[in-house]
Formats: sequence, structure tokens, C1' cells
RNA sequence: AAUCGUCCAGGGCAAACUCGUCGCGAGGCGAGGACGCAAAGCCAGGGAUCUUCGCUCAGCCGAUCGAAGACCGCCCGGCUGCCGAU
Repeated sequence: AAUCGUCCAGGGCAAACUCGUCGCGAGGCGAGGACGCAAAGCCAGGGAUCUUCGCUCAGCCGAUCGAAGACCGCCCGGCUGCCGAU
């Protein structure tokens, strides 16, 4: 340096759910809680999904498009990184 996570050590993060709080909402944050995670560390760059508002279509459910958002624990991409093995 590359590949990998079979082995070692110290550990780290925290899904669902509950409570509080913020937000129209998706959802965020805090506390509890652990299903999982070797990048479940960081970045909304591309796609997917979701929300709100608007246009158009539609009998309704809803769909297209646009704008503004959410989400990286959906996929891809970028940056960085612990221990160990080869």
C1' cells in the first nucleotide's frame, strides 16, 4: 500500500417501540431501549422512496410535472478512519 473480517484487544454506534420536545408533514433532537452494524463515521452528488404546496388530468382513489423539503440503518458515488489477518 492492496485485499479481506476467520482470529485478538480496547471499544463504538443504536432499529422497532415508549416518553418528552420541535416541525403542517416526511422527519429531527434528547432520554430510555437493542434489532442489527467493520464504516450504522462524514457528505443529499446521482437514483429510489417519502412529505408539503402548486399546475394539469381524473367521477373517486390517485397519477404526471414543477418548487421546497425529508431520508446516507435503500442502492451507487466521494472523503476519512480503529484493531487484526493475508
A computed fold for an 86-nucleotide RNA from a Chloroflexota bacterium, annotated as c-di-GMP-I riboswitch aptamer. It matches the Rfam family "c-di-GMP-I riboswitch aptamer". Gene Ontology term of the family: cyclic-di-GMP binding. Of the family's consensus pairs, 95% are formed in the model.